[in-house]
Formats: sequence, C1' cells, structure tokens
RNA sequence: GCCGGCGUAGCUCAACGGUAGAGCACCGCUUUCGUAAAGCGGACGUUGGAGGUUCAAUUCCUCUCGCCGGCU
Repeated sequence: GCCGGCGUAGCUCAACGGUAGAGCACCGCUUUCGUAAAGCGGACGUUGGAGGUUCAAUUCCUCUCGCCGGCU
C1' cells in the first nucleotide's frame, strides 16, 4: 500500500429500513435471625465520528478514526 472483519449500556453480545433489547454487573424492595441464593422493580445508550439516500438509518452509500486478521 491492497483486501476483509469488528466498533451498540460498566462487561459479553442481539436487533427483515419502522418504539434500540437480553444476560451479567449496579441501585431499591420482598424473603431470611443474618448472608448467599431466589423473586419483584428501577436506572443506564450522542449505536466510534462526519456527511449522503429515505417519510423513516444500528441497518443502505461515501469519507474518516480505532482494533484484529490476511496479502504484498
């Protein structure tokens, strides 16, 4: 230099172009003599960044940043 993959909640990952979710973690409550476990509830996201297409973009297109891999 070229090609490909990935980037979404604190972590690990979902999401046929149509309200962004789950598990774990966190906070509160219930249960217990108490802890753990269990149950119920709650909070948490500029979907890496900037543009474009569209009535509507995590999703499609372009550029760009970071990480990983391959080729040279």

The RNA shown here (transfer RNA) has 72 nucleotides and comes from a Candidatus Omnitrophota bacterium. It was read from a public genome assembly. Rfam family: tRNA. From the family's description: Transfer RNA (tRNA) molecules are approximately 80 nucleotides in length. Rfam classes the family as a transfer RNA.